Context: one part of a larger RNA
RNA sequence: UGCACGCGGGGGAUGCCUUGGCAUCAGCCGGCGACGAAGGACGGGCCAAGCCCCGAAAGUGCGGCACGAGGCGCAAAGGGCCUUUGACUGCCGCGGUUCCGAAUGGGGAAACCCACGCAUUUGCGUAUCCUCUCGAUGAAUACAUAGUCGAGCGGAGGCUAACCCGGGGAACUGAAACAUCUCAGUACCCGGAGGAAAAGAAAUCAACCGAGAUUCCCUGAGUAGUGGUGAGCGAAAGGGGAGGAGCCCAGACGGGUUCCGUACCGGGAAACCUAACCGAAGCGGGAUGGAAAGCCCCGCCACAGCAGGUGACAGCCCUGUAGGUUAGAGGAACCGGUCGGCCGUCGAGGAGUAGGGCGGGACACGUGAAAUCCUGCCUGAAGACGGGGGGACCACCCUCCAAGGCUAAAUACGAGCUGAUGACCGAUAGUGCACAGUACCGUGAGGGAAAGGUGAAAAGCACCCCGAGAGGGGAGUGAAAGAGCGCCUGAAACCGCGUGCAU
Numbered sequence: 001u002g003c004a005c006g007c008g009g010g011g012g013a014u015g016c017c018u019u020g021g022c023a024u025c026a027g028c029c030g031g032c033g034a035c036g037a038a039g040g041a042c043g044g045g046c047c048a049a050g051c052c053c054c055g056a057a058a059g060u061g062c063g064g065c066a067c068g069a070g071g072c073g074c075a076a077a078g079g080g081c082c083u084u085u086g087a088c089u090g091c092c093g094c095g096g097u098u099c100c101g102a103a104u105g106g107g108g109a110a111a112c113c114c115a116c117g118c119a120u121u122u123g124c125g126u127a128u129c130c131u132c133u134c135g136a137u138g139a140a141u142a143c144a145u146a147g148u149c150g151a152g153c154g155g156a157g158g159c160u161a162a163c164c165c166g167g168g169g170a171a172c173u174g175a176a177a178c179a180u181c182u183c184a185g186u187a188c189c190c191g192g193a194g195g196a197a198a199a200g201a202a203a204u205c206a207a208c209c210g211a212g213a214u215u216c217c218c219u220g221a222g223u224a225g226u227g228g229u230g231a232g233c234g235a236a237a238g239g240g241g242a243g244g245a246g247c248c249c250a251g252a253c254g255g256g257u258u259c260c261g262u263a264c265c266g267g268g269a270a271a272c273c274u275a276a277c278c279g280a281a282g283c284g285g286g287a288u289g290g291a292a293a294g295c296c297c298c299g300c301c302a303c304a305g306c307a308g309g310u311g312a313c314a315g316c317c318c319u320g321u322a323g324g325u326u327a328g329a330g331g332a333a334c335c336g337g338u339c340g341g342c343c344g345u346c347g348a349g350g351a352g353u354a355g356g357g358c359g360g361g362a363c364a365c366g367u368g369a370a371a372u373c374c375u376g377c378c379u380g381a382a383g384a385c386g387g388g389g390g391g392a393c394c395a396c397c398c399u400c401c402a403a404g405g406c407u408a409a410a411u412a413c414g415a416g417c418u419g420a421u422g423a424c425c426g427a428u429a430g431u432g433c434a435c436a437g438u439a440c441c442g443u444g445a446g447g448g449a450a451a452g453g454u455g456a457a458a459a460g461c462a463c464c465c466c467g468a469g470a471g472g473g474g475a476g477u478g479a480a481a482g483a484g485c486g487c488c489u490g491a492a493a494c495c496g497c498g499u500g501c502a503u
Base pairs, nucleotide, nucleotide: 001502002501003500004499005498006497007496008495009494015488016453017452020425021424022422023421024420025419026418027417028416029414030413031159032158039100040099041098042055043054044053046078050074051073052059061094062093063092064091065090066089070082071081072080105114106113107112115126116125117124118123128156129155130154132152133151134150135149136148137147163194164192165191166190167189168188174181178228204211205210215242216241217240218239219238225233226232246406247405248404249350251346252345253344254343255342259341260340261339263338264337265336266335267334272330276325277324278323282298284297285296286295299316300315301305307319308318309317355379356378357377358376359375360374361373362372365391386401387400388399389398390397440447441446460487463474464473465472466471
């Protein structure tokens, strides 16, 4: 030095575990904000660094209701305190809520600096834009108007997971190259809104029979079509379902004054939602064991034998579960108010519109025989004896009435709350994170980890010995300490010690 065996060190695989994730479903809810949000900074505890909670009334102030014996968070100890005069906890209401932040008196390198006016012990007001009202001023242009300035009431602004509508709008890619085409009206940017949005009450379809707003699903159907007839793209009618709802304006006169109705405002019940509460049956016996819930024996409940916990596997020990009760808040019945109408007669019935030309775009439809819809430019009707459509166009026929507007439900989504489920994960997995958007990196935008497990219970090793200490040896605790604090199990690489053999 190698090999073998034994015993260790080191290391943290494996097994087991789960506080955390992932996915789906259902229910609730679907906004917050100048009455200052979302998000932060800085503070607040007896001692207080972090998290959480709170805001100078700061670990919480006041009130109501429920509960009923403990409580003063994570988080122990010390030192103290609260509480049946009802603490703690939960729900509801009132108060309070520093500074920054749309941030809004001016400034600014956010959480800071500097004001002015009025009030005066604490305070209030002072940003910008828009509507309306009033006042002053005031062009071209004489009066005036526009404009400008000011005052007052009201509104807006910012945030938010996806869903929705609108305005813009790629490329990689595919076509086995590539240009029309495709990807795709996708990604992305901008504007706007709601709990849904959009659409919507036929100038629609259909086919000579008829249907009767819109939306969504199944089908029709990968059909008809479209397409360098390539790659691809891709309907509709009809049928079956979900849901179901219809209205108003473009108007006068006369009659009528009652009932009806959408919406809004005020009041306001049940169902429903929620905190909470009640809730059956072994403090059973024996052996084993540290411990019984496992085993043996004997009982009991069950609309409850879902589940979790308890010293090993518990229907009957605890929390619960089935079943039931229920405050407060919310809440579309109902009531009241506002607004509109009903009957008759006579009218009216949406114009730079429909359509046309040129150029584009949308329609499944790429200009095509290309209807239909939108419109940048140029044009431009008719007036219900009228007009549009029925896929070029014409006739007959059928059908509808554009150029004004509103409209619930069926549908989409999930930031938040609750419940359930899983041939989902089990710490290199599952979220990036079971511990965190932390540490750390970057001027910044931004990037972004690793890291879980003593034990049933700290009973977390008093005391003695060696040692400067670290550490170790006894002793003690414990079922176990070869469970002794990064402590369950404890693989391999790697490093030793002992013995044997080989050299």

Large-subunit ribosomal RNA, domain I from Fibrobacter sp. UWH4, 503 nucleotides, folded computationally.
NCBI's taxonomy places the organism under Bacteria, Pseudomonadati, Fibrobacteria, Fibrobacterales, Fibrobacter.
The coordinates come from a structure-prediction model, not an experiment, and the mean pLDDT is 84.
It matches the Rfam family "Bacterial large subunit ribosomal RNA".